[in-house]
RNA sequence: ACACGACAAGGGCAAACACAUCGGAAGGUGUGAGCGCAAAACCACAGGUCUAGGGCUGAGAGCACCAAGACGGCUGGGUUACCGAA
Numbered sequence: 001a002c003a004c005g006a007c008a009a010g011g012g013c014a015a016a017c018a019c020a021u022c023g024g025a026a027g028g029u030g031u032g033a034g035c036g037c038a039a040a041a042c043c044a045c046a047g048g049u050c051u052a053g054g055g056c057u058g059a060g061a062g063c064a065c066c067a068a069g070a071c072g073g074c075u076g077g078g079u080u081a082c083c084g085a086a
Base pairs, nucleotide, nucleotide: 004084005083012037013036017032018031019030020029021028022027035073041079042078043077045076046075047074048071049070050069054066055065057064058063
C1' cells in the first nucleotide's frame, strides 16, 4: 500500500412506527424512536423495483401502456473515507 474485518477503541449512520411538513403518487424532509449497518458515505452508469399528476398513445367504463418522477437500507459498477486484532 492492497486485501480483510474482531464480542477491540473512539465515534458515525438510522428501519418500522408516531407526529409535522412538501408532493397527484411513488416518495422526500424534520423531530422522536432504535430494526439493523464496516461504507446504511457519495454518484441513477447497468439491471431491478415503485409511481402515473401528465400523454397528438390504445381501449371504452373507472383500464392498459409510457419516466422525463422516485428508491443507493434491492443487486452490480464507479469514487472517497475512520480504526487495526487475526